[in-house]
RNA sequence: AAAGCAGAUCGCCUUAUCGCUAUUCGUUUUUCGAAUAGAGGAAAGUCCGAACACCAUAGUGCAGCAUAGUGGCUAACAGCCAUCGACCGUGAGGUUAGGAAUAGUGCAACAGAAAGAAUGUACAGGUUAAGCUGUAGUGAAAUCAUGUAAACUCUAUGCGGUGCAAUGCCAUGUAAAUCAGUGUUUGAGUGCGGCACGUACAAUACUGAAGGGUAGGCAGCUAAAGUUUUCUGGUAACAGUAAACGUAGAUAAAUGAUAGGGGCUCUUUUUUGAGUACAGAAUUCGGCUUAUAGAUCUGCUUUUUUU
Numbered sequence: 001a002a003a004g005c006a007g008a009u010c011g012c013c014u015u016a017u018c019g020c021u022a023u024u025c026g027u028u029u030u031u032c033g034a035a036u037a038g039a040g041g042a043a044a045g046u047c048c049g050a051a052c053a054c055c056a057u058a059g060u061g062c063a064g065c066a067u068a069g070u071g072g073c074u075a076a077c078a079g080c081c082a083u084c085g086a087c088c089g090u091g092a093g094g095u096u097a098g099g100a101a102u103a104g105u106g107c108a109a110c111a112g113a114a115a116g117a118a119u120g121u122a123c124a125g126g127u128u129a130a131g132c133u134g135u136a137g138u139g140a141a142a143u144c145a146u147g148u149a150a151a152c153u154c155u156a157u158g159c160g161g162u163g164c165a166a167u168g169c170c171a172u173g174u175a176a177a178u179c180a181g182u183g184u185u186u187g188a189g190u191g192c193g194g195c196a197c198g199u200a201c202a203a204u205a206c207u208g209a210a211g212g213g214u215a216g217g218c219a220g221c222u223a224a225a226g227u228u229u230u231c232u233g234g235u236a237a238c239a240g241u242a243a244a245c246g247u248a249g250a251u252a253a254a255u256g257a258u259a260g261g262g263g264c265u266c267u268u269u270u271u272u273g274a275g276u277a278c279a280g281a282a283u284u285c286g287g288c289u290u291a292u293a294g295a296u297c298u299g300c301u302u303u304u305u306u307u
Base pairs, nucleotide, nucleotide: 001303002302003301004300005299006298007297008296009295010294012262013261014260015259016258017257018256020038021037022036023035024034025033026032040278044289045288047287048286049285050284051283052163053162054161055160059197060196061195062194064159065158066157067156068155069083070082071081072080073079084098085096086095087094088093099154100153104152105151106148107147108146121136122135123134124133125132167219168218169217170216178209179208180207181206182205189201190200191199226245227244228243229242231240232239233238263276264275265274266273
């Protein structure tokens, strides 16, 4: 100097004017004014796991689904860390769907005589006869067997469901009214993944029919398994301790518009010109996957040159 491997950060900045939402304070209640804050590393996908809410008090078994070397982390996970094996790479490193083939079934093109129950191509030996014995040929695999489970399956372990449009409260208004049917220890029927058993409720109950009223408001709604930093332990993921911060809460959906200056990238001899990525919260969090103009930093590997 070039080419790579792994990890991390930023992803426009600033000034002025005007506009929007929330909170707090003041103010003449309304109004108005001031201050503060206001979309991400993926908010995307809805692929996993949970917190929380409800169904009953969520029990047992079957079916079904998920995982699969070993150990650890975590609230948990199909996630993360470490390590062993196999494969790829000169290397730094990367991928891994990694239990079981005598429990059973299925599959193995072409070639070959023949690819699963027995046959028999060529040569040699041998026999009353006989792959009875040996070698060769085809093929990834051929004399008793081989490979394949990201084929079905078996083994081990685990798993209730639905989801903030969950759910709870208030107001308004009507028809807790009408008709029909169904039980009571022999328990009909209903009980938000399927089936069975058990179990709870059960006539002011349940099911069906026809018909009536409402679709408004509030809560859930943001202090979180939260973030940052110090120290200790650990190879690490991470755990603990101490301190600081307090980080949107909309509801048809706010978080913006204009102007000037600057930064970065590209082009041009220069002036100049163009561009500035992927993309927008809706209960919250931990992961995975996908998209991304560019810029910066750290460690390591290989090659070349110079001293």
The RNA shown here (Bacterial RNase P class A) has 307 nucleotides and comes from a Flavobacteriaceae bacterium. Rfam family: Bacterial RNase P class A. By type it is a ribozyme. Of the family's consensus pairs, 97% are formed in the model. RNAcentral holds the sequence, with entries from ENA. Its mean pLDDT, the model's own confidence on a scale to 100, is 75. The gene name in the source record is rnpB.